[in-house]
Parts: sequence; structure tokens; C1' cells
RNA sequence: UGAGUGGACCAUGCGGUCGCCGGAUAUAAUUUUAUAUCCGGAGGAAAGUCCGAACUCCGCAGGGCAUGGCGCUGGGUAACACCCAGGUACCGUGAGGUAACGGAAAGUGCAACAGAAAGUAUACCGCCAUAUUAAAUGGUAAGGGUGAAAAGGUGGUGUAAGAGACCACCGCGCAGUGUGGCAACACACUGCGGCUAGGUAAACCCCGCCAGGAGCAAGACCAAGCAGGAAGCGCUGAAGUCUGCCCGGCUGAUGCUUCCGGGUAGGUCGCUUGAGGCAUUCAGUAAUGGGUGUCCCAGAUGAAUGACCGCACUCGACAGAAUUCGGCUUACUGGUUCACUCACUCA
RNA sequence: GCCCCCGUAGCUCAGUGGAUAGAGCGACGGAUUCCUAAUCCGCAGGUCGCAGGUUCGAUCCCUGCCGGGGGUACCA
Repeated sequence: UGAGUGGACCAUGCGGUCGCCGGAUAUAAUUUUAUAUCCGGAGGAAAGUCCGAACUCCGCAGGGCAUGGCGCUGGGUAACACCCAGGUACCGUGAGGUAACGGAAAGUGCAACAGAAAGUAUACCGCCAUAUUAAAUGGUAAGGGUGAAAAGGUGGUGUAAGAGACCACCGCGCAGUGUGGCAACACACUGCGGCUAGGUAAACCCCGCCAGGAGCAAGACCAAGCAGGAAGCGCUGAAGUCUGCCCGGCUGAUGCUUCCGGGUAGGUCGCUUGAGGCAUUCAGUAAUGGGUGUCCCAGAUGAAUGACCGCACUCGACAGAAUUCGGCUUACUGGUUCACUCACUCA
Repeated sequence: GCCCCCGUAGCUCAGUGGAUAGAGCGACGGAUUCCUAAUCCGCAGGUCGCAGGUUCGAUCCCUGCCGGGGGUACCA
């Protein structure tokens, strides 16, 4: 200098005028409202609603089955399908990246077409034997061909021809011991097995762990207003309760369900102080946790966060809160910065 | 806001691991008829919403997006 890898951060900036939402204070008015001053007012994804929780209700009691989710090891966390560190496998020259990564020697199922044969199976061609040729029968998995997938490789012995049939070495599987590591696992040695035990579990399933349901339109309170009717079921127990099923417990009668009709769609709380932000320090490889100091930083309900003007530049992407957090995923432009890798050149 | 469901031919739907993805209606061409309808014969038409993954193989199984639809206030 060029190419690249992994993080962290920012989100056009400044000033003026007029507005909008919320809060505090003061004054006027005192049901409520108006004015003035001050303070605050979208995001890294506010999004998808995909996970995990908080919170609220389901009255008090639960147990089993089913169903669903997760799945290498250790740690973090309120919790997680998230994060950190490590292992293994694969990709990359490398920095690094990716992984639904338990079990296929518990059982069942599946594998179209092609092929002789598709799972402890097979003789189509070829090779060999039956004296010879053709046919037939038998032997044979070395060679050919089919397929996504076809019985470990090399060399030798052996044979009618062959074959782990046997042998040596390499590979593979299993078991044991030792060493390192908390562990996953790695390495070494010894023994066994001629190799049996191929694929698929995002097929059923098995093993281990976890899970009650509904969701702020949850739910609590106040105010206003109206008109009941029909059908079905039911105290011999309907219906509700942990909203799939069973058992058990509890509540239970002017009751419950469905349909038709009627009324109101106003207010208050939930609602933003929180697993909170910032700074610093300690522990830890890290995720993260502890201590100290400091700050209060949107809360609407037809739903605020806007419009105009001026200046500057590198000319500005994706996008707008609605109960609240922690994650994941997706959309997205330009820039700042830190650490590192490879190639080339110069000193 | 919250919760659920569905995307296959122009329309309505089957197919739920095996390769050429079907049916009815409709469209188009022909026959029949004086003409039309009905009827009969033939024929075209598909990125299975999109992109990845699992598998030898995906409309089907899994994941992420995109699009569409539905439900949901209180009182009595």
C1' cells in the first nucleotide's frame, strides 16, 4: 500500500419563530379551566410477535396419562431455544467462521426408478469346473454394469477360479489401564473382533430434563343507561374450578349454555423507579456479578414528538413507542474507532 | 394492541415424502344447429406464496420472511 477477519460506538449538526403531549411551581378562578415560567418528550431495530420471564385473573389441592419443547461439556442468568468459555466435525492459506451436535449393536417402519441383488440380501455379464463346443447345473463377490447408497485398503499365501478363507502392515469397532482435563474429550499402551454392527430419529420411537391456562381488550373501582323473550340441560348434581383426558378435592341452584332483542361505549387506577441508566472500582479468560457515588430519562387513549426560516458539511439509510423487561430474527446507509490476519514493496 | 387460521391452474378444492402434481367449473379449438344454449370430442394453462435447511428425493418435514383472512370492550 492492497485485500480481509472479529468487536465497540454514532445516527446530519447548530440557531431562531410558531405549535403538540406529560409533569412541577405560581397566579386568577375554586365542579373544573386559563395564563406564565421551568423540566422531559421514540429506536438500534420502537418491527416480526419467534422464544424466555415479570405482572394480573382463573376460590382453597393436587396426582397420573397424553401433548409440546429442549438435547456435546462446563459456566452465566430471574429465566430462556439466549450469552460466554471449551470439545468434536466441517469450511478458510490465515485472522476466523458454521453446526437442531443424545441414541440407528432396544424395537418398528421407509428407500420410487434403475439394478441380479436394498439389509445379516444377491449370480445379469464375466471367471472356473462338469473331457471338448452349445445349452444346463454347480462354484465364485477378484473384474464389469445399476444406483444417492452394494460388504475396508495394499501386498502376499492359497485355489479349478476366487474370496479376511489365511498372513503382514495400515485403517475401523469394542473393552481395559495409564496420563492431562471439573467435564465433553484428547493422547499413549495392552487385549479382543477378521470387519459382524450401511442410511434415515427436521419417520414413529427410546433416554434425560422442562412445561397448568389465559392474556393489560389481563384485571380493579366509579358513574350513566335499558326490556325482555325463545330453546336446551339441570339439584337422581347441570355447570364451573389447572380451558386436552382420567382420578381426586372444592363450589354449586330465580343456575348454566346457545340464539334473538336492549343499554353504555364516559372517567380513575393498572402506567412507568426499573432484573433502570451513567461513572468508577474489585472478582472472573469471558459472559457476568459485587461495592461506592450520582441521575430520574415519553406515557398518549382518535392517540403528542411537528411546521417554517437561516447557516454548515461528507447532502443524511431502515424506520414511529401503546403493560414492562431479557433475547433471537428480519430491514438498513454512511461514518468513527480498537484488535488481528494474508500478500507485496521499501528501510 | 393481543390471539388464531390460511396461501396448490383464472375460480372452488383434492393430493401430506417417490418424480409426468390432479378433479369440477371456466378459457380456447372442433362437432352438432339456420343461429345460440345444452351436449359430445380435443387441448392449453402450475416457480405448489418466497428463501434456506433435513433427506438419495420435499406441495408434504423444519426454520426465517411475504401476503391475506378471522376473533377479541363493558352492563343487563
This is a predicted complex of two RNAs, RNase P RNA and transfer RNA, with 423 nucleotides together. It holds a member of the Rfam family "Bacterial RNase P class A". From the family's description: Ribonuclease P (RNase P) is a ubiquitous endoribonuclease, found in archaea, bacteria and eukarya as well as chloroplasts and mitochondria. It is annotated as a ribozyme. The prediction has a mean pLDDT of 79.